Archaeal signal recognition particle RNA from a Candidatus Bathyarchaeota archaeon, 331 nucleotides, folded computationally. It matches the Rfam family "Archaeal signal recognition particle RNA". It is annotated as a non-coding RNA gene. On this family, see Wild et al., Curr Opin Struct Biol 2002: "Towards the structure of the mammalian signal recognition particle". The coordinates come from a structure-prediction model, not an experiment, and the mean pLDDT is 76. The RNAcentral record of the sequence draws on ENA. A source record names the gene ffs.

[in-house]
RNA sequence: CGGUGGGCCUUAGGCGGGAAGCUCGACCUCUCCUGAGAGGUGGAAACCUCGACCGUAAAUGGUCGAUACGACGGGUCGAAAGCUUGGGGAAGGCUCGUGAGCCUUCCGGGCUGCUUGACCCGAUGGCUGUGAAUACUCGUCUCUCGGGGUCGGCGGUUGGGGCUGCAGCCCGCGUAGGAGGGUUGUAUGCUCCAUCUGCUUGGCGAACCUGGCCAGGACCGGAAGGUAGCAACCUAAGUCGAGACGUCUGACGCUCGGGAGGGUUCGGGUAAGAGUUCAUCGAUUGAGCUGCCUGGAAGAUACUCAGGUGUCGACCCCAAGUGGCCCAUCG
Numbered sequence: 001c002g003g004u005g006g007g008c009c010u011u012a013g014g015c016g017g018g019a020a021g022c023u024c025g026a027c028c029u030c031u032c033c034u035g036a037g038a039g040g041u042g043g044a045a046a047c048c049u050c051g052a053c054c055g056u057a058a059a060u061g062g063u064c065g066a067u068a069c070g071a072c073g074g075g076u077c078g079a080a081a082g083c084u085u086g087g088g089g090a091a092g093g094c095u096c097g098u099g100a101g102c103c104u105u106c107c108g109g110g111c112u113g114c115u116u117g118a119c120c121c122g123a124u125g126g127c128u129g130u131g132a133a134u135a136c137u138c139g140u141c142u143c144u145c146g147g148g149g150u151c152g153g154c155g156g157u158u159g160g161g162g163c164u165g166c167a168g169c170c171c172g173c174g175u176a177g178g179a180g181g182g183u184u185g186u187a188u189g190c191u192c193c194a195u196c197u198g199c200u201u202g203g204c205g206a207a208c209c210u211g212g213c214c215a216g217g218a219c220c221g222g223a224a225g226g227u228a229g230c231a232a233c234c235u236a237a238g239u240c241g242a243g244a245c246g247u248c249u250g251a252c253g254c255u256c257g258g259g260a261g262g263g264u265u266c267g268g269g270u271a272a273g274a275g276u277u278c279a280u281c282g283a284u285u286g287a288g289c290u291g292c293c294u295g296g297a298a299g300a301u302a303c304u305c306a307g308g309u310g311u312c313g314a315c316c317c318c319a320a321g322u323g324g325c326c327c328a329u330c331g
Stems, first nucleotide, its partner, number of pairs: 001331008013077003016034004024065005037050005053074004082322008092312003096308001098306004103299009113289006121282005126276002134271006141261008149252003152248004158194006164187008173178001199243006211234002218227003
């Protein structure tokens, strides 16, 4: 130094391997691939299941820190397990990008069905000398202008004079009540004249404030007569109706006329003189909708398939190398 046999665990030792993902990073659970080996079905091919010491916990995670490559409890192996280097093959995963499919939008093409339009065509029917097509005209329709009618709203001129009444003041007269004259103002009274489109009639209407007339009653008085004045009555302002009139770009499925417009329907008239789309079906053609098939262009990126680049890589094959300590023995 090497061979053989035995022993040891002292080592950051081993007791499937790998991908992705999570993580600052490592490993584990979770997901996926593979696989020493085992079992089942089957004639076989092939298919199915389990799967590399045992157990516990663990994705709102578990244990760690480049001396990480699990933690905790237990078991086993044995320098063996194996490890290293080079070459070849290779399941599968991941990244990147490519093509196609799927999806969306747009532009087309073809076929079926449905709806619908149309000059012309065919058939049937309808209408038609009691007059088809066509033309003109009038009305119906719309607008506008001017009238009429019905209904409705609103409205009641202005000024002057006279008489009379009322109120105030003044002047005389009378033995009371009162009577008379003058003047100022006023009036919803009466009447006349003028003006105005601007009248007629009926009902109610003074309880009070200064309307008229005032029974009864009151007062003055010898009486006659007179004064104030309640009710009633009359009249007034006013108010409620009716009629006529006036007025209002007031209303009205009322009506007449003029002008313009429009022209589908319906009706009247004139001309015209044999057809007529008026309906249905068919044919031709156009448009639209729906369903199916198909072509092209563009876009989007989740998924599927295919292959490509790069990367990791179980497993298989070949070759080479390496492999702690102790004891005994041999060379």